The part of an RNA shown here (large-subunit ribosomal RNA, domain V) has 584 nucleotides and comes from a Pirellulaceae bacterium. The coordinates come from a structure-prediction model, not an experiment, and the mean pLDDT is 83. The full RNA is in RNAcentral, with records from ENA. Its Rfam family is "Bacterial large subunit ribosomal RNA".

Context: one part of a larger RNA
């Protein structure tokens, strides 16, 4: 050096399974509900199938009969209109009983006794006689007619029953028949309201130093922004979601703040009256930039807070967004020259569709209108997720699943070292004195890369995660042995510093537990990497499915770095390494 056979399992980010955790997807499914829309079913009306009598209550029409009192007035005068006579032996007035009404005056009507009268024009009144006749109002009774309710009933519809009969030789089925018994109910069929997670289809944003939780999403002003313009970020700071018929036009005049000095109350500050006063007030409200030669303060007179257009521009993806001389027309202000299409300027705001209202030379389904639409103007979205998916939508999954991502998180690596962790420097100060035997404010420089963190770079078609077991190997910042040097080292013991990794570094109780507390020993019971070594070596106590229990949350399904009980740990070794061993 080849080539072999026995063994180990550190390794090949080993094999298996397109990761189940986590994030996406205008993904999917079951599940909950006071998410949205629907809906079976219940209920409750009509209404049909579905009919009779009767009796209550109401409506209504006819018809008989009545009803009707303010005050004055013979008295209980409904209104008009006739109208001089009416009634009456077919029984007047008068008495005497009962009934109705009733405002206690009476009025009307039935019976009996009785045997001739009784009323009307007069006075009084807005009205004149129920003396008579008509026709009418207001209220009532009663009768027929129509209906609308309510209830009792009939029985023929329908409905159930029958150990009955018939089709029929067997039948509990069907059909006729016969009897009960219920009965216009029930029950079916529409239709409309009510109910309605029982069912069902579905929705339940984005951004995001992962996701959730938070917070933000549209327009302005500064900075950030690097001296044209623009320019991110969960960067730093603030505002708007309008106000105003004067706070708009116009003509003319005026100068603020603040201080100084003077004046009753009156004072650092109120109004007065002289001065000095470029701008430090004011300008409805944020900023910012503008302004005293006004955009800011008065005082007149007014509506140009206009129609109908716009050369050219700024800005800009687009759709929006800004300025705009000028030109017709009609008006304010001003002696005119002129100025005025709203507000110093920049926020105060919503596309389309759909509807509404006024308007109009337009279309008008044969024709003439109309309906009904078109253009003009103009309302009506915290459509705030603010270029606005619908007119109309919450939540759970640990019982889950699909696609997908190391575009994105937990483990472990990596970067970085703020935290940690060790060293030095400096030396205020404490050590009776004496900064440095031993310590060492305030601070500076560095080293590691064992903490917790930042980031998100390998891996999500998988890199198995806490502890113990087993076997371990390296570093030295050394725990014990060795060597020294300093002391605030008599001695012994100690403390601090230097060298030093060759050897060693224990057993138990409790707890899954590493850690740590307690016991006992010892020379000592060290600190760290190794994927927080070590699960293709072992376990599987914890943590991290699916089953259940409790506390809290939660309408619920369910949730909980909150507790419990209980829960499958696969691989026969190709390569490489390492052990042991032949053979050439």
């Nucleotide at each position: 050096c080849c080539c072999g056979c026995g063994g180990u399992u550190a390794g090949a980010c080993g094999g298996a399974a397109a990761g189940a955790c986590c994030c996406c997807a205008u993904g999917a499914a079951c599940c909950u509900u006071u998410a949205c829309u629907g809906u079976a079913u219940g209920c409750u009306g009509a209404u049909a199938u579905u009919g009779g009598u009767c009796u209550g209550a109401g409506a209504u029409a006819u018809a008989u009969c009545u009803u009707g009192u303010g005050u004055a007035g013979g008295a209980u005068a409904g209104c008009u209109g006739g109208g001089a006579g009416a009634c009456u032996a077919u029984g007047a007035g008068g008495c005497c009983g009962g009934c109705a009404c009733g405002c206690u005056a009476g009025u009307g009507u039935c019976g009996g006794c009785g045997g001739a009268g009784u009323c009307a024009a007069c006075c009084u009144u807005g009205a004149a006689a129920u003396a008579c006749c008509a026709g009418c109002c207001u209220g009532g009774c009663u009768a027929u007619g129509u209906u609308u309710u309510a209830g009792c009933u009939c029985u023929a519809a329908c409905a159930u029953u029958g150990a009955c009969c018939c089709u029929u030789g067997a039948a509990u089925c069907a059909g006729g028949g016969c009897a009960a018994u219920g009965g216009a109910c029930a029950g079916u069929g529409u239709c409309a309201g009510u109910u309605g997670g029982g069912c069902a289809g579905u929705u339940u944003g984005a951004c995001u130093g992962g996701g959730g939780c938070g917070g933000u999403c549209u327009c302005c002003u500064c900075c950030a922004a690097a001296a044209g313009a623009g320019u991110a970020a969960c960067g730093g700071a603030g505002g708007a979601g309008u106000g105003c018929a004067u706070a708009g036009g116009u003509a003319c005049a005026c100068u603020c703040a603040g201080c100084c000095u003077g004046g009753u109350u009156g004072g650092c500050a109120a109004u007065c009256a002289g001065g000095c006063g470029u701008c430090g007030a004011g300008c409805g409200c944020a900023a910012a930039g503008g302004u005293a030669g006004a955009a800011g303060u008065g005082u007149g007179c007014u509506a140009u807070a206009c129609u109908g257009c716009g050369a050219g521009a700024c800005a800009a993806a687009u759709g929006a967004g800004u300025c705009g001389a000028g030109c017709a027309g009609u008006u304010a202000c001003g002696a005119a020259a002129g100025u005025a299409g709203g507000u110093c300027u920049u926020a105060g705001u919503g596309a389309u569709c759909c509807u509404g209202u006024g308007g109009u030379c337009c279309c008008g389904a044969a024709u003439g209108g109309a309906a009904g639409g078109g253009c003009c103007a103009u309302a009506g979205c915290u459509c705030a997720u603010c270029a606005g998916a619908u007119a109309a939508a919450a939540g759970g999954u640990a019982c889950u699943c699909u696609g997908g991502g190391g575009a994105u998180a937990a483990c472990a690596g990596g970067c970085u070292u703020a935290u940690c962790g060790c060293a030095u420097c400096c030396g205020a100060g404490c050590g009776u004195c004496c900064a440095u035997a031993g310590c060492g404010g305030c601070g500076a420089u560095g080293c590691g890369g064992u903490u917790u963190g930042g980031c998100a770079c390998c891996u999500c078609g998988a890199u198995g995660u806490c502890g113990g077991c087993u076997c371990a190997u390296c570093a030295c910042a050394u725990c014990c042995u060795g060597g020294g040097g300093g002391u605030g080292u008599a001695g012994a013991a100690g403390c601090u510093c230097c060298c030093a990794a060759g050897g060693g570094u224990u057993u138990g109780g409790c707890u899954g537990u590493u850690c740590g507390c307690c016991a006992a020993u010892g020379a000592a019971a060290g600190u760290g990497g190794u994927a927080c070594g070590c699960g293709a070596g072992c376990u599987g106590g914890g943590u991290u499915c699916a089953g259940a229990c409790c506390g809290u949350c939660g309408u619920g399904a369910g949730a909980c770095a909150g507790g419990u009980c209980g829960g499958u740990c696969c691989c026969u070794a190709u390569c490489u390494g390492c052990c042991g061993u032949g053979g050439g």